RNAcentral holds the full RNA, with entries from ENA. The part of an RNA shown here (small-subunit ribosomal RNA, 5' domain) has 473 nucleotides and comes from an uncultured prokaryote.
Context: one part of a larger RNA
RNA sequence: GAACGAACGCUGGCGGCAGGCCUAACACAUGCAAGUCGAGCGCGCCCUUCGGGGUGAGCGGCGGACGGGUGAGUAACGCGUGGGAACGUACCUUGUGGUGGGGAACAACAGCUGGAAACGGCUGCUAAUGCCCCAUGAGCCCGAGGGGGGAAGGAUUUAUCGCCAUUAGAUGGGCCCGCGUCGGAUUAGCUAGUUGGUGGGGUAAUGGCCUACCAAGGCGACGAUCCGUAGCUGGUUUGAGAAGAUGAUCAGCCACACUGGGACUGAGACACGGCCCAGACUCCUACGGGAGGCAGCAGUGGGGAAUAUUGGACAAUGGGCGCAAGCCUGAUCCAGCCAUGCCGCGUGAGUGACGAAGGCCUUAGGGUUGUAAAGCUCUUUCAGCGGGGAAGAUAAUGACGGUACCCGCAGAAGAAGCCCCGGCUAACUCCGUGCCAGCAGCCGCGGUAAUACGGGGGGGGCUAGCGUUGUUC
Numbered sequence: 001g002a003a004c005g006a007a008c009g010c011u012g013g014c015g016g017c018a019g020g021c022c023u024a025a026c027a028c029a030u031g032c033a034a035g036u037c038g039a040g041c042g043c044g045c046c047c048u049u050c051g052g053g054g055u056g057a058g059c060g061g062c063g064g065a066c067g068g069g070u071g072a073g074u075a076a077c078g079c080g081u082g083g084g085a086a087c088g089u090a091c092c093u094u095g096u097g098g099u100g101g102g103g104a105a106c107a108a109c110a111g112c113u114g115g116a117a118a119c120g121g122c123u124g125c126u127a128a129u130g131c132c133c134c135a136u137g138a139g140c141c142c143g144a145g146g147g148g149g150g151a152a153g154g155a156u157u158u159a160u161c162g163c164c165a166u167u168a169g170a171u172g173g174g175c176c177c178g179c180g181u182c183g184g185a186u187u188a189g190c191u192a193g194u195u196g197g198u199g200g201g202g203u204a205a206u207g208g209c210c211u212a213c214c215a216a217g218g219c220g221a222c223g224a225u226c227c228g229u230a231g232c233u234g235g236u237u238u239g240a241g242a243a244g245a246u247g248a249u250c251a252g253c254c255a256c257a258c259u260g261g262g263a264c265u266g267a268g269a270c271a272c273g274g275c276c277c278a279g280a281c282u283c284c285u286a287c288g289g290g291a292g293g294c295a296g297c298a299g300u301g302g303g304g305a306a307u308a309u310u311g312g313a314c315a316a317u318g319g320g321c322g323c324a325a326g327c328c329u330g331a332u333c334c335a336g337c338c339a340u341g342c343c344g345c346g347u348g349a350g351u352g353a354c355g356a357a358g359g360c361c362u363u364a365g366g367g368u369u370g371u372a373a374a375g376c377u378c379u380u381u382c383a384g385c386g387g388g389g390a391a392g393a394u395a396a397u398g399a400c401g402g403u404a405c406c407c408g409c410a411g412a413a414g415a416a417g418c419c420c421c422g423g424c425u426a427a428c429u430c431c432g433u434g435c436c437a438g439c440a441g442c443c444g445c446g447g448u449a450a451u452a453c454g455g456g457g458g459g460g461g462c463u464a465g466c467g468u469u470g471u472u473c
Base pairs, nucleotide, nucleotide: 001473002472003471004470006469007468008467009466010465013345014344015343016342017341018340019338020337021303026301027300028299030298031297032296035062036061037060040059041058043056044055045054046053047052069256070255071254078181079180080179081178082177083176084175087173092169093168095166096165097164098163099162100134101133102132103131109124110123111122112121113120114119145161146160148158149157182228183227184226189219190218191217194216195215196214197213198212199211200210201209231253232252233251234250235246236245237244238243258279259278260277261276262275281292282291283290284289309335311334312333313332317331318329319328320327321326348378349377350376351375358369359368360367361366382414384409385408386407387406388405392400417462418461419460420459421458422443423442424441428457429456430455431454432453438445439444
C1' cells in the first nucleotide's frame, strides 16, 4: 500500500447493488417449510335444477432419495484431472409384440370392547389400476384397467391416458485405475482377511466384499504405520511475476442430520421434517405407559468483540401431483433491519474589501482567520408536499407497489465529520504543566520558554465517513 463475512471509538443526509452467527455440529417455546390425484376404489356428510358438484377419513398411485441447511467427521479414489469395464437408471423419447379367464382378502364402515393418553383388540361386511391363481410366452420370470364420444336390447366401434415384455437413446448414478492433494522421523518399522490362488456365496455389477481350503505373502526413508490439523475444487486475495495466503457469498463434488447401530420400502435411501434398537437430554402421565429432535424459514435462551423480521406473495422462474382446472412450495421472487462493503449524489452557485465584527498572534506598526461571513443576484439535485403512474405478462393473472419513473409546488431552505501537524510523513504557533499529568507504530518526548503532554488559534489529510484493533499478502 492492498484486502476483509470484520469488531470497537467518534460521527452520520439520500439512493443503487451486494453481504450479514467466522463462536456452542450448544439447547430449543411457537408458527410455517411436502404434498397431490375423485379421470384407480368403496364408504360417510353437505348442496342440488336430480344431470351432478363439493368435502372427510380411508384403501390405492406418484412424489416425500429433489429442492433447502451445515462443515462435525474425513489426509481418503474424498476432491481435482485424465482414462477404464464388469453394471443399474422411476418419469421422458424411440421401435416391436401383447393387454385373455378366474378367485380370496384387508382398511374404511357396523357391533362389542381395552387404555389417562398415545394407541389398540375381537367379530362381521365391502371395492379397486391393491393382492393371488390359471392361460398366452420355445431357458426362466412377467400384465390392469380407466375415462370420453356414439349407441343401448345385446353385440360392437373410435380416439386417448394407462399396464406387461422387449430394443435403442437421453438423463442421472454405482464401480476400477494413473497422476496431483497440509505438518511432524523428538512417529521406523506396519500387516492375519493380512497378500495371492481355487471352489462357493453375495451384489445391479468387478473385487477378500464374505466364506472354506491352499500358498506365504503385501506395504515401507520416493516416508509405510502412528500423531496432529483440515471438507476438496472452480475461485478469492496479495504480488510485476514467480509465488504466498485463503476456500464467506455464487457454482460443482463429498460428508452429516440429537449420539451410536441396523435394516425395511423403493428405480433410487441404509432416508434432515420415515421405521426399529440402544444412549443422553427434554416434555406429558391416572405411574401402568407414552411423546420429541430447527446443521429448513423466521424466532428464543446461551456462548461471543460480533452478525437481521416469529414479514408479503406464489405475479415471475423452477419443482411435486393431476387429463385439466388447480392445489402445495420459508425453493424462489420481494419487502423489513444494519454505513458491513462497493459505487453514485447532496449538504448550494455567482458576486462580494471598507479586507466588518469577533477570535488568535504580534516587534503594537500590523499579520491571520478571509471572499470566509454579512449583503446582493440566482438555482432546486436529494429529502418534503400534491397529481399522474409502468415494464416485468399476457388470452387472463403483479407480492413488489401507488414502487420506479413523469409533472407540479415551496424555500438556501432539512443535511459534516473524523484523524493528524518532532523525524519517518503533508501540516506551527501561544498558553498551561514541570521526569508530574501524560504521549508513543519505531526512534523517542516531559526535570520552567515542550512545533512530541493538555487546551486555544492556525494548518494538513480523508470525507458520510474517519481513526483504532485483528488477520493475510